The RNA shown here (transfer RNA) has 72 nucleotides and comes from Pelagibacterium lentulum.

RNA sequence: CGCAGGAUAGCCAAGUGGUAAGGCCACCCGCUCAUAACGGGUAGAUCGUGGGUUCGAUUCCCGCUCCUGCAA
Repeated sequence: CGCAGGAUAGCCAAGUGGUAAGGCCACCCGCUCAUAACGGGUAGAUCGUGGGUUCGAUUCCCGCUCCUGCAA
């Protein structure tokens, strides 16, 4: 330098055009003499970044940054 995949909450991770699931963690409550486990609840992501298309973009298109793999 070329090709392919990826970037969504503190961590993992779903979502292929219409107000972004779930799990772990955290916090609160229940249970218990107590802790753990278990059960219930709450908070937390304007989706890497800059543009474009669209009534509307996490999603489609282009550039850039970073990560992974392949080839040379």

Overview:
Its mean pLDDT, the model's own confidence on a scale to 100, is 85.